[in-house]
Formats: sequence, structure tokens, C1' cells
RNA sequence: UCCGCAGGAGAGCUCGGCGGGACCGAGCGCCGAAGGAGCAACCGCCCCGGGAAUCUCUCAGGCACCCGAACCGCGGA
Repeated sequence: UCCGCAGGAGAGCUCGGCGGGACCGAGCGCCGAAGGAGCAACCGCCCCGGGAAUCUCUCAGGCACCCGAACCGCGGA
């Protein structure tokens, strides 16, 4: 690093579509733990470059459930 098993959070409202749910659309709001981006100390060949995250941003993703999910435990290659 990869595979299997187990655990695994956060965030909505209004209106319309015949009614409930789902789903779709619109408006505004919101979440951070897929991914992505940014930076400190420090280091160097020092106008510059390298440089971490669970921090920051929210491009992407997400805001019933499911899937996914950083990270963690166990086993294996």
C1' cells in the first nucleotide's frame, strides 16, 4: 500500500409538480470524514523552492434511508 471482517459523524426549510412517501425543479440555508486546494515551524541551492493535518477553503461531494465515508481494531498478502 492492497484485500476481507467489524466500528464509523455532520448538515434543511419553503414553494410547485393531484394527495402521502420517494423522485424532479426552483429559491435560500447548511455540513466536512471521498477526492481536491491552501498554509506554519523547519530545511535548502534562500527575489525562490520544498514543506503536515482531523486545521482552513468548500471546487467537487453531501444535508430521510441505503450506498459512500477520513479514521480505528483484527486477520491476510